SAM riboswitch aptamer (S box leader) from an uncultured Geobacteraceae bacterium, 107 nucleotides, folded computationally.
The sequence was found by an Rfam model in a public genome assembly.
The prediction has a mean pLDDT of 87.
RNA sequence: UUCUUAUCGAGAGCGACUGAGGGACUGGCCCUGUGACGUCGCGGCAACCAGCCUUCCGGCAAGGUGCUAAUUCCAGCGGAAUCGUACGCGGUUCCGGGAGAUAAGGA
Numbered sequence: 001u002u003c004u005u006a007u008c009g010a011g012a013g014c015g016a017c018u019g020a021g022g023g024a025c026u027g028g029c030c031c032u033g034u035g036a037c038g039u040c041g042c043g044g045c046a047a048c049c050a051g052c053c054u055u056c057c058g059g060c061a062a063g064g065u066g067c068u069a070a071u072u073c074c075a076g077c078g079g080a081a082u083c084g085u086a087c088g089c090g091g092u093u094c095c096g097g098g099a100g101a102u103a104a105g106g107a
Base pairs, nucleotide, nucleotide: 001107002106003105004104005103006102007101008100013042014041015040016039017038021031022030023029025076026075027074028073043068044067045066048064049063051060052059053058072099077096078095079094080093081092082091083090084089
């Protein structure tokens, strides 16, 4: 880098340093000098893998990852129902897909 599988409506922040951007992309919307992003320290959440127990349903625990604004912040492509319509389309809800993130395994 790529492939496969699973999950993504829950949960969990303070301090120090630094100093202007950040939320993947595009559009929207939002966060941000009352200090973003990042790094470090100390916490916390969760439980994919590993570990232990097991009546094989699950449980314990927290070693390897991960995460710690907003549903993956919302939408993006297609469809269904419904409402509106100037018949071009638009709104709402839902389903599927795409993209992305994380884990585990493979190339």